[in-house]
Context: one part of a larger RNA
Order: sequence, then C1' cells, then structure tokens
RNA sequence: GGCAAGGAGUGUAUAUCAGCGGCGAGGUUAACUCGUUUAAGCGAGGUAGCCGUAGCGAAAGCGACAAGCGCGUAAUGUUGAAUGUGGCGCGGCGUCUGAAAGGGCGUGAAGUCGCUGGUUUACGACCUGAAGCGUGUCGAUCUAAUCCUGAACAGGCUGAAGCCGUACGAAAGUAUGGUGGAGGGCCGAAGCGUUGUUGAACUGCCAAUCACUCGUGUGAUUUGGGAUUAGGGGUGAAAAGCCUAACGAGACACGAGAUAGCUGGUUCCUCCCGAAAUGCAUGUCAGUGCAGUCUAGACCGAGGCCGGUAUCAGGGUAGAGUUACUGAUUGUGAAGUCAAGGACCGAAAGGUUCAGCUUUGCUGCCAAACUCCGAACCUGGUACCGCCGUAGAAGUCUGGAAUGAGCUUACCGGGUUAAACUCGGUUGGCGAAAGGGAAAUAACCCCAACUAUGGUUAAGGUCCCAAAAUGUUGGCUAAACGUAGAAGGAAAUGUGCAUCCUCAGACAGCAGGACUGUAGGCUCAGAAGCAGCCAUCAGUUAAAAAGUGCGUAAUAGCUUACCUGCCGAGGAUGUGCGUUCUGAAGAUGGAAGGGACUAAGUCAACUACCGAUACCAUAGACCCUGAUAAGGGGUAGUAGGGAGGCGUACCGUACGGGCAGAAGCCUCUGCGUAAGCAGUGGUGGACCGUUCGGUAAUGCAGAUCUUGCC
Repeated sequence: GGCAAGGAGUGUAUAUCAGCGGCGAGGUUAACUCGUUUAAGCGAGGUAGCCGUAGCGAAAGCGACAAGCGCGUAAUGUUGAAUGUGGCGCGGCGUCUGAAAGGGCGUGAAGUCGCUGGUUUACGACCUGAAGCGUGUCGAUCUAAUCCUGAACAGGCUGAAGCCGUACGAAAGUAUGGUGGAGGGCCGAAGCGUUGUUGAACUGCCAAUCACUCGUGUGAUUUGGGAUUAGGGGUGAAAAGCCUAACGAGACACGAGAUAGCUGGUUCCUCCCGAAAUGCAUGUCAGUGCAGUCUAGACCGAGGCCGGUAUCAGGGUAGAGUUACUGAUUGUGAAGUCAAGGACCGAAAGGUUCAGCUUUGCUGCCAAACUCCGAACCUGGUACCGCCGUAGAAGUCUGGAAUGAGCUUACCGGGUUAAACUCGGUUGGCGAAAGGGAAAUAACCCCAACUAUGGUUAAGGUCCCAAAAUGUUGGCUAAACGUAGAAGGAAAUGUGCAUCCUCAGACAGCAGGACUGUAGGCUCAGAAGCAGCCAUCAGUUAAAAAGUGCGUAAUAGCUUACCUGCCGAGGAUGUGCGUUCUGAAGAUGGAAGGGACUAAGUCAACUACCGAUACCAUAGACCCUGAUAAGGGGUAGUAGGGAGGCGUACCGUACGGGCAGAAGCCUCUGCGUAAGCAGUGGUGGACCGUUCGGUAAUGCAGAUCUUGCC
C1' cells in the first nucleotide's frame, strides 16, 4: 500500500410539541397482593400520590358571566335580506394597588393517561484523540554518589629532599662530584576517554557505529563482585545532568469513558423547499444567547408587491459659484492713517516717505466639516398600469434548524500611495451553479442542467489545428503595427479647417543685376557694409541694407536680402483628426493558444453561416393545482428542514419452497428513476422465502481508524 471483517445519535428519568388512541369534569394508578398449564407474560385487585376542575394577594385574607349588547368567516339560505357553531369587539364580575381616577392579573368549564415520533435537561450521552492531576505499588542489573572486599597500570625519560666525598671557611654554611629515587612530573603500549575531520554510515554493522586524528595513562586513576540512598524523592566537581534506549519531576496499575468552546471521522435511495457569514450582548472575538434569514404544520380570511407612468411632498450630493456668508488666496491701482519699526531732511520742535494697517477699484486661484444656487437620483403618499392572491397571498402562532471566519465584478467613498493591500456603502455574482465563450482560469460575458431525440439562436466566432465566408462594398496601415505601456520627442502618411501668396505668373530651380554720395561719422597702427560705438540719410533705379553670412593686416573676392528674365500652376504658414515611429531593459530557449497572415490587421456598413443543458417541437417521468379529467405551473443546489421508500437480523401471523437439490459463491439475462428485485446455467449439499405487523448492538470509502491476511 491492497483486500476482508469490525467501526460512531444509544438507554433511563425529566420537560415540551405533534400524530394516533382510551376515558372525560374528570383522568390515572405506584409499590404491593391474589389468580393463572410458567410467567420479564396475562387477568383481577390496590386511590397512597400526581395532573385538572379558581383566581388575586408578600401576607392576613377575600373570592368570579353557564350570556347583557354588537360585528362576523365557513355554512345554511325564498339569491339576497337574514341566521350564523368556532372567532372578534364591548359591557359585567373576582382580586391586588390607590383618596380617587386609573392600572396589573384572572373570568362565559377541557382535561388526563398511554403509544409512536421531533426536540430539551441530567447522566460518559455520536465516535476517536491530549498534555496533565490524584492514589497505590515496582525499580539503583543502565546511570549518580557513598560504603565493604578484590584486581589492574609494558617500556623509557627527568632526577626533588636526604646521605657520602672533596674544596673553601673561625663558624654559620657555600660550591662542586657522586649517591639517592621524589612528583595529582614527562614520552608512550594496555586501560580509560572522545578533540577534529562538522569524514564514512544515516530503511546503518549499530535505536549512537566505523576510520584516521586527538586527551589521559601512579592517580581527585581504572575496574570486578557485594551493599546503601526512591519519585516533589534520591544522587549530582552543577549540565536542571542522571535515577533500565524520550526525566523541568521515573515506570506500572487504578480514579477513568478525566476534561477538550479544538482537529478528524460519522455507513442505503429518491422526492419537495432551501439559507447564513449581519445587528445587539458576552472575561467576548475558534464559542454562546436573542433578533434576522430557512423549513414543516396550524390559525385567520382579503388584500399584497420587486416593477412602470403621472403627480404631490421631502432631500442639499455631482456640478457650479465665491460682491451670497465663513475660511483660504495671486498681482496691481487709488484714498486714508502714520503710534512703534526702517530711510531721508532738520539744531530742535517736527516733517516727508517705505513697509504695515484700514477702506476701496480691477484681476487671478480654492473648500469633506463654505453655499446665492443645484441636477440625475433616492425616500414617502396618492392614482392608473402590471404582477401575485379565496387553488388562501400578507399576517399571527407552534415544532425543527443551520448561520453568526466570507470573498469578489461594477460604481461611490475613508486609510494608504507597491499589491491579488486595507476599512465601509449600493448592486450583481461565487459561496451553494453545471453548460457555452474568454487558450488554460471560484467571481468577467452568455445562460439557470427532470430524461431522450430533432431543430433555432446567445455570448463568441467562420485560413489550418477546429464547427462555420480565404464573404461583399468603401477607406486606412507597412509598423508583423495588429499581438502590453506614459510624459516627452521626431518625422512619415491620409484627411479637414483657417490665414496669406498666385496666369498683372506665386513656390522651387537656373541665369543676370545687386549702383552712386561713400571708405557715413567716431574710434583705431588699420576699421573701406561685415573688431567696437553712434547714426541709419539722400540720390539713381526694374531693384539694390550706410548691409545676411564667409573672407582680408586693411582692401580685394564670394554670397544673401531686394529686382529682372526663363519656366508655367499651384504654393506657404498655422491648427485639428485618423494611422504609424521612438521613448521600450531580466534572468533555461519560447510564445497574439500554435501554425501562420499584408489580411487571416484596422475603421465604417451589409448579408449568410457556425455556435449552449438557453428557446422551440415531439415523447416520457415526477411534484403542485384541479374532479382520479382537460388545462396550467414547476423539477441546479452546500448547511439545513420536510416527505416517501429499499435492504439486514430476530419475533409473531397467514401462506409457501427444498436431497427430483435450500442457503452461500460464480455467471449471464430481464425489471425498477434509485436503494434494489426476479430469473437461467454452474458449484454447493440442508435449510429457505413471501404477506401483514413488531423489535433493533440494522447499511461504510475515508477517522495518520482497529484486527487479520497478502
């Protein structure tokens, strides 16, 4: 890992609700007793107790309509008046409070005992799962320390004290040569240890090993055997180390099914409906209570409402405005004021002026907490339309829930300025929604799947992959733009608009001219159109600057403006729109989904076609309604509520099958929406089934589920 078998809402008591049943102003027995052809039964007895028949009041205590009036559903009804069980509204009554008024509770008789089911509470309470806490025992064959008794430590090196000799000395002693053999001395086998390789191994040789290297190796040394200390205790040269392979409190058994607001699991089918992730509270935020939203039933009896139009009323957002206020705010003009400050004048008194301040004209920019204004839109009322509703809506009551981590498109906001960020609001979606499209892709687009068959469309598409146009008409694009991108930049191309020039000849090109006073004056070595300063006139002309650029030392020279000729029809400038280029850098080689495309790109228009579980048709199933009809409506679904079935074991009942072959197993066939059921053949060799009921240790794919086998 696979398979098989096992494996999880049970029982008692209690409370409450529903269904069914008995009796009924009553209902009911418990323990126990008696009887019985056995008995956990049945029959009879047993009235203790409990619930109900009266309430109000803390209590003392007091103590209520068997109907006085009206409305009215169903129903009945000469079909339109009325009657009207149940129901509702008044009125009356009891009691408490109160001076009273008023108010609270009660009041015109329905309960009770069973059975079945739903749920509550207490118990282990659907199953599995802690770490822990307590009690009692067992452990020092591991290890820690101590005690008793034994054992072990090759070889080598060093050479303390003491002693002897010699020398010196008055002596104390000193020096030197020997001898001697000290030491938690040195090197190093055995032994003990384990530093580094962060080596090997790491389903190992091994639940701590292997190799090399390394520490210690006569001592606080190592070690055999025997003893002692025990769990909040021991032992500890102290690491919270060790106390029999996991010790910040051992192991085992028991309390014990500890508790777990937490994780995981929770077993057959079909049908109907179908949520929530919000508010308030919470020692509360992983939970729970109440409300909200779902479901089932009952009651009631006529309206209800998502929508549209019109109208009335409310509102102060978007926008806009700022001489309509509050606040903010650019430049400038005018007038006034000049105390303090700056500047100037004056010997001083003082004067003038700047900035400032006040008023005011013009001009510029703003506001969530500004508004003289003010939409769309929203809310409420009314009317009409529409839709739903006596086949019972809306509402009320009762039983049962789940939810109370949400996420997201679009739009509107707060925070923030990276986000698939965060916090809100409205709406749709996912959650709990399959199908088609977007290559793939919870949420985007289309669209809500009962079953089967056929057709038509939606979104999106129609060159090939790949269903359908290599469709039609007219433009644009040359960038593979299309097939990611800003400010900015540069041009290309298409197409508008405005202004100007133009057959009295524009623009471009080519050719000719481009003069005189004069080298203007000044400056300067020089300054002659062209270093610089000043001025920038006049004449001749078709036109020609006291000169546009190059050039010279200065001249010269070239050139331009300007004019003319040739040519012959558009040209110049500005601005807008469409398309395109640039701006444009990422890590394996590589992505418009790929091929590829000059349309198979793009803009405008058109016609066909493809394309879904949508829509339509036909047939069928189920649910609701209806009369068991016709007809109509419906059938996605998590949590969850409701309904009906299938199967297993045993019991009762009635009826059957079986050695001429039961159950079980294998196989095939048929039936049923399904759980499942029936049959054929084989195997097997003795029990089995059906009907109607009853009882339950009643259904497995999951739980790191348990056990077994492979």
Notes:
This is a predicted structure of a 710-nucleotide part of an RNA (large-subunit ribosomal RNA, domain II) from a Candidatus Aenigmatarchaeota archaeon. NCBI's taxonomy places the organism under Archaea, Nanobdellati, Candidatus Aenigmatarchaeota. The full RNA is in RNAcentral, with records from ENA. Its Rfam family is "Archaeal large subunit ribosomal RNA". The literature on the family includes a 2001 paper in Science by Yusupov et al., "Crystal structure of the ribosome at 5.5 A resolution".